[in-house]
RNA sequence: GCCGUUCUCCGGGGAGCCGCGCCUGAGCGGCUGAGAUUGGCGUGACCGCCUGACCCGUCGAACCUGAUCCGGGUCAUGCCGGCGAAGGGAUGAGUAACGCGCGGUCC
Numbered sequence: 001g002c003c004g005u006u007c008u009c010c011g012g013g014g015a016g017c018c019g020c021g022c023c024u025g026a027g028c029g030g031c032u033g034a035g036a037u038u039g040g041c042g043u044g045a046c047c048g049c050c051u052g053a054c055c056c057g058u059c060g061a062a063c064c065u066g067a068u069c070c071g072g073g074u075c076a077u078g079c080c081g082g083c084g085a086a087g088g089g090a091u092g093a094g095u096a097a098c099g100c101g102c103g104g105u106c107c
Stems, first nucleotide, its partner, number of pairs: 001102002003099004007094003010057004016031005039050004063088003069082004
C1' cells in the first nucleotide's frame, strides 16, 4: 500500500404459500428462506408512509423484468431446477478494530 472481516454512517431491496379461526374483527399453527412485518401514523382496507430485523451495494443472482414462461415436485406456493455468460440493478463513505492475510520498501 492492497485485500478480507467486523463496526459506524450512506444507498438499494423483498416479505410468498397452505390449514384453522376471526370478519360482532384476532389471530394461531405449518412450508421454504438470511428475512415471510417489530413498533408507530393515516386509511374503508389485506392499502400508503415512517421505523425495526434481515439481505445486498458493480469482483453486483440482494432484488426487478421476461413471467399469467418451461420441466419436476407439493395440500399449496419462484418449493426445486431451467430460462441465466439474458435485460436491468444500489457506482458507497469513514479507515476505527481485527487477520500470525498478500505485496512493496528500509534496517